[in-house]
RNA sequence: GUUUAGAUAGCUCAGUGGUUAAGAGCAUAGGAUUGAAGAUCCUGAGGUCAUAGGUUCAAAUCCUAUUCUAGACA
Numbered sequence: 001g002u003u004u005a006g007a008u009a010g011c012u013c014a015g016u017g018g019u020u021a022a023g024a025g026c027a028u029a030g031g032a033u034u035g036a037a038g039a040u041c042c043u044g045a046g047g048u049c050a051u052a053g054g055u056u057c058a059a060a061u062c063c064u065a066u067u068c069u070a071g072a073c074a
Stems, first nucleotide, its partner, number of pairs: 001073007010026004018057001028044005050066005
């Protein structure tokens, strides 16, 4: 340099254009339980869906460009 895949919560990931709303596990905060802790149970907080534009009545999802990460080729 070419090409493919990816970027969603602190971490690992799901989410094939539609409902009031973006979810799970782990982690974390509060509570229950315990002599105390761990484990378990209940409740909560936490998101610019990489950035910018476009298509559409409607975009995390489709298209384009850019940035970054990983692989392959040279």